[in-house]
This is a predicted structure of a 706-nucleotide part of an RNA (large-subunit ribosomal RNA, domain II) from an uncultured Candidatus Berkelbacteria bacterium. The sequence was found in a public genome assembly.
Context: one part of a larger RNA
RNA sequence: ACCGGCGAGUAAUUGGAUACUGCAAGGUUAAGGUACAUCGUACUGGAGCCGUAGGGAAACCGAGUCUGAAUAGGGCGUUUAGUAGUAUCUAGUUGACCCGAAACCGGGUGAUCUAUCCAUGAGCAGGGUGAACCCCGAUGAAAAUCGGGGGAAGGCCCGAACCCGUAUCAGUUGCAAUUGGUUGGGAUGACUUGUGGAUAGGGGUAAUAUGCCAAUCGAACCCGGAUAUAGCUGGCUCUCCCCGAAAGGCGUAGUGGCGCCGCGUCUAUCAUAAACACGAGAGGGGUAAAGCUACUGGAUAUUCUUGGGGUGUCUUCGGGCAUCUCUAGCGUAACCAAACUCUGAAUACUUUCGUGUGUGGAUAGGCAGACACCAAUGCCGGGCUAAGCUGGUGUUGGGAAAGGGAAACAGCCCAGACUCUCGUCUAAGGUCCCUAAAUUUUGACUAAGUGGUUAAGGAAGUGUUUUCUCUCAGACAGCUAGGAGGUUGGCUUAGAAGCAGCCAUCCUUUAAAGAUAGCGUAACAGCUCACUAGUCGAGUUCCGCCGUAAGGCGGAUGGAGAGAAUGCGCCGAAAAUGAUCGGGGCUCAAGUCAAGUACCGAAGACAGAGAUCUCAAGUUUUACUUGAGGUGGUAGGGGAGCGUUGUAGUAGCGGUGAAGUUUGACCGUAAGGUCAGGUGGAGCAGCUACAAGUGAGAAUGCCGGU
Numbered sequence: 001a002c003c004g005g006c007g008a009g010u011a012a013u014u015g016g017a018u019a020c021u022g023c024a025a026g027g028u029u030a031a032g033g034u035a036c037a038u039c040g041u042a043c044u045g046g047a048g049c050c051g052u053a054g055g056g057a058a059a060c061c062g063a064g065u066c067u068g069a070a071u072a073g074g075g076c077g078u079u080u081a082g083u084a085g086u087a088u089c090u091a092g093u094u095g096a097c098c099c100g101a102a103a104c105c106g107g108g109u110g111a112u113c114u115a116u117c118c119a120u121g122a123g124c125a126g127g128g129u130g131a132a133c134c135c136c137g138a139u140g141a142a143a144a145u146c147g148g149g150g151g152a153a154g155g156c157c158c159g160a161a162c163c164c165g166u167a168u169c170a171g172u173u174g175c176a177a178u179u180g181g182u183u184g185g186g187a188u189g190a191c192u193u194g195u196g197g198a199u200a201g202g203g204g205u206a207a208u209a210u211g212c213c214a215a216u217c218g219a220a221c222c223c224g225g226a227u228a229u230a231g232c233u234g235g236c237u238c239u240c241c242c243c244g245a246a247a248g249g250c251g252u253a254g255u256g257g258c259g260c261c262g263c264g265u266c267u268a269u270c271a272u273a274a275a276c277a278c279g280a281g282a283g284g285g286g287u288a289a290a291g292c293u294a295c296u297g298g299a300u301a302u303u304c305u306u307g308g309g310g311u312g313u314c315u316u317c318g319g320g321c322a323u324c325u326c327u328a329g330c331g332u333a334a335c336c337a338a339a340c341u342c343u344g345a346a347u348a349c350u351u352u353c354g355u356g357u358g359u360g361g362a363u364a365g366g367c368a369g370a371c372a373c374c375a376a377u378g379c380c381g382g383g384c385u386a387a388g389c390u391g392g393u394g395u396u397g398g399g400a401a402a403g404g405g406a407a408a409c410a411g412c413c414c415a416g417a418c419u420c421u422c423g424u425c426u427a428a429g430g431u432c433c434c435u436a437a438a439u440u441u442u443g444a445c446u447a448a449g450u451g452g453u454u455a456a457g458g459a460a461g462u463g464u465u466u467u468c469u470c471u472c473a474g475a476c477a478g479c480u481a482g483g484a485g486g487u488u489g490g491c492u493u494a495g496a497a498g499c500a501g502c503c504a505u506c507c508u509u510u511a512a513a514g515a516u517a518g519c520g521u522a523a524c525a526g527c528u529c530a531c532u533a534g535u536c537g538a539g540u541u542c543c544g545c546c547g548u549a550a551g552g553c554g555g556a557u558g559g560a561g562a563g564a565a566u567g568c569g570c571c572g573a574a575a576a577u578g579a580u581c582g583g584g585g586c587u588c589a590a591g592u593c594a595a596g597u598a599c600c601g602a603a604g605a606c607a608g609a610g611a612u613c614u615c616a617a618g619u620u621u622u623a624c625u626u627g628a629g630g631u632g633g634u635a636g637g638g639g640a641g642c643g644u645u646g647u648a649g650u651a652g653c654g655g656u657g658a659a660g661u662u663u664g665a666c667c668g669u670a671a672g673g674u675c676a677g678g679u680g681g682a683g684c685a686g687c688u689a690c691a692a693g694u695g696a697g698a699a700u701g702c703c704g705g706u
Base pairs, nucleotide, nucleotide: 001706002705003704004703005702006701011094012093013092014091015090016089017088018087019086020085021084022083023082026050027049028048032044033043034042035041036040054061055060064076065075066074067073097235098234100232104225105224106223107222108221109220115199116198117197118196119195120194121193122192123191124189126158127157128156129154133150134149135148136147137146138145162186163185164184167182168181169180170179201217203213204212205211210219238641239640240639241638242637243636248261249260250259251258252257263369264367265366266365267364268363269362270361274359275357276356277355278354279353280352281351282350283349289343290341291340296337297336298335300333301332302331304329307326308325309324310323311322312321313320314319373398374397375396376395377394378393379392380391381390382389403414404413405412418610419609420608421607423606424605425604429600430599431598432584433583434582438597440596441595442594443593444592445591451586457571458570461568462567463566464565465564466563467562468561469560470559471558478535479534480533481532482531484508485507486506489503490502491501514529517528518527519526539557541556542555543554544553545552546551611631612630613629614628615627616626617625618624619623642695644692645691646690647689648688649687650686652684653683660679661678662677663676664675665674666673667672
């Protein structure tokens, strides 16, 4: 891990509700007793309990009574149904659906491990160092000092046994529930060790590490109180039918728990149209917007004015004048506001009427669940007009909703699944292939694989619209030529000559040429530009007006230039395992825009058949027929059943083969049932009732097998 078995709302008692049964103004016995065909029935037993009368604290009174001074008023009563039992649901008390603590307490067992202590024993290779003290010598006045010899001390040194366990490697289902290798510390001592003994859990012992007290220690182990308690986690076993929530408010020693209310369901009763949608009518409002010399505040500029301040100046010291600046207030102009409003919608809400659908409500009672919510969208608060953020409010969905679409995707789009059909039509979304259906029709755009990621910003991409200017008297671009003289303007400066800088910026020759727009030089020079001519050649086009005509003017169109608006594109554009629009692949698309037709497409709608529920009508009246409507569903409420074991009654089966087991077929809406064959070898079980150790896939479940 799998398979098999076991495995969780029970029992007693006391209440409540519902159903049924007996008796009924009554109902009922408890303990005990008696009898028996003998252990559970019958009889007995009226003690007691409930009910038949209430009111009052009580005395007490009584269909009344209490309050009260009251004959008032008011409160509670008076109109009759109860009682005993059985079943189901539910509550209280008990272990109370099952398993699960860490802990607490009592009585005992432990110091063969280990901590400390006591008694008595044992052990420590070898080497080194060489204290005190003693002796001898030298020296000295002496004390001291120096040298030599002896000596043997030490929580002394090196290092085996022995004790320990520093670092590291291995080991990590090990050799081992702490080991092995290498390395390391102590090794005559506060050393190590044998044997015997002492200290016990609210305790001991402890050179204190909360260490150790038998692989267990912030309080050992064993048994008991004991099924401790667990507002917590996990688990809780057959079927079908009807309805179907909540994640809110208030309170709480309360916030992951409870109580009451709201929301669900079931029963009885009641009134009735009170419900929803649409249309029409009638209402109140102070939101959005807007506005503010209409208030309260905010806020910008400014005229005038009020009251201050600085500086200058004059002064007869009173002050005056000039100027700068701040400022309350009136005015002018333009503004801002959730806690501003002279104004003021749309919705929403209340209400009346009409139409449609066929709902909705109240009262009393039984049983709940739920009180962690989440997303989208409208309007707001907080935050950064951040968050798959957070708080509020309205609506919808998820929760408790399957089906189709969005590649995949609770909350988005479409749409609410009773069952069946190789029937039909559609929704969203799609129709080149994967992949059901258009390589569909018409007209445009895009060249970027844009489509199939983003912004500020940038760009002769390209389509459309539009304004202005030039244009055969020759436009724009290109090419050829010129681009001069006074003059090197004046000043400045070493120099300044068009071109460092300052000032001025004239005149002449000209078709044209700036006292020079750029490059350049030390300064000149030199190269371009503006400007001009030539060359080249975009129209022998149309319309209107004037004119006899030649022709002129204007417009359109063509050519050229400078802008503006707009459609689709371009750049801006960097991420971590392999790329990509879901993929292949797609370019007059299979992309984008506009318009059209056809088709596909769901558990939607329709058609046919069937099941079940509710209501209505009918009937051959208790079950059928017809009609209409319903039948997604978690927590949860209600209803109806299947199966297992046993008991009673009743009718049966079985060696001509029971149960069990195995294979197959058939029946029923399901739980399930029936039959046949094999195996098996002795019991089984239909129907009607009753009683339960009554249904397993989950509990890191328990036991066994493999």

The coordinates come from a structure-prediction model, not an experiment, and the mean pLDDT is 84.